[in-house]
RNA sequence: GCUCCAAUAGUCCAAUUGGUAGAGACGGCACGCUUAGAACGUGCGCGAUCCAGGUUCGAAUCCUGGUUGGAGCACCA
Numbered sequence: 001g002c003u004c005c006a007a008u009a010g011u012c013c014a015a016u017u018g019g020u021a022g023a024g025a026c027g028g029c030a031c032g033c034u035u036a037g038a039a040c041g042u043g044c045g046c047g048a049u050c051c052a053g054g055u056u057c058g059a060a061u062c063c064u065g066g067u068u069g070g071a072g073c074a075c076c077a
Stems, first nucleotide, its partner, number of pairs: 001073007010026003013022001019057001027046001028044005050066005
């Protein structure tokens, strides 16, 4: 340098292939329990789609460019 993959909540991951983001795990908060904690139980998404544009009635999803990370290939006197 070229090709491919990935980026969603504090963390790990979903989202039926375009219909307006939560099935789930951890964490957090509140309450219960406790003398007070831990553990346990109940409840609560708890300022979330990497960035900038485009297409569309509608974009996490499609298109263009970029950023970051990873893999492969090429170059390597």
Transfer RNA from Bradyrhizobium sp., 77 nucleotides, folded computationally.
Lineage of the source: Bacteria > Pseudomonadati > Pseudomonadota > Hyphomicrobiales > Bradyrhizobium.
Model confidence (mean pLDDT): 80 of 100.
The sequence was found in a public genome assembly.
Its Rfam family is "tRNA".